[in-house]
RNA sequence: CGCGCGAUCGCGGGAGAGAACCGGCCCGGAGCCGGUCGCCGAAGGCGCAACCCGCCCGGAAACGCUCAGGCAGAAGGACUGCGAUCGCGGA
Numbered sequence: 001c002g003c004g005c006g007a008u009c010g011c012g013g014g015a016g017a018g019a020a021c022c023g024g025c026c027c028g029g030a031g032c033c034g035g036u037c038g039c040c041g042a043a044g045g046c047g048c049a050a051c052c053c054g055c056c057c058g059g060a061a062a063c064g065c066u067c068a069g070g071c072a073g074a075a076g077g078a079c080u081g082c083g084a085u086c087g088c089g090g091a
Stems, first nucleotide, its partner, number of pairs: 001090001003089011018037001020036006038071003044067001045065003051059002
C1' cells in the first nucleotide's frame, strides 16, 4: 500500500437424512441409558488420486467409506462474505 497467502477473533450466510420402534429411568415428554432396524454427509477420521512438483519427498477433492457424528426446533456445522489483529510474502 484499494496487493497475495495463512492463523485467530468478532458479526452474518450455511445443506442433507425416522419428533422411528422396543425396554428401563422419569409425573410425563422431544430428555437420559440399553437394544433393534431405516437413512444422511458438510465437524473429525480413513481410503482412492485427477492434479501441483523436472524427479524424489511432500501436498492434494465437495469423490468413496460411514468408525465417529447427525436425522423437529435449538445447538453444531465443512465452506463462505465483511471487519480487526498477528505472521509470512509481494510491490
Source information
The RNA shown here (Glycine riboswitch aptamer) has 91 nucleotides and comes from a Pseudomonadota bacterium. The prediction has a mean pLDDT of 78. Of the family's consensus pairs, 91% are formed in the model.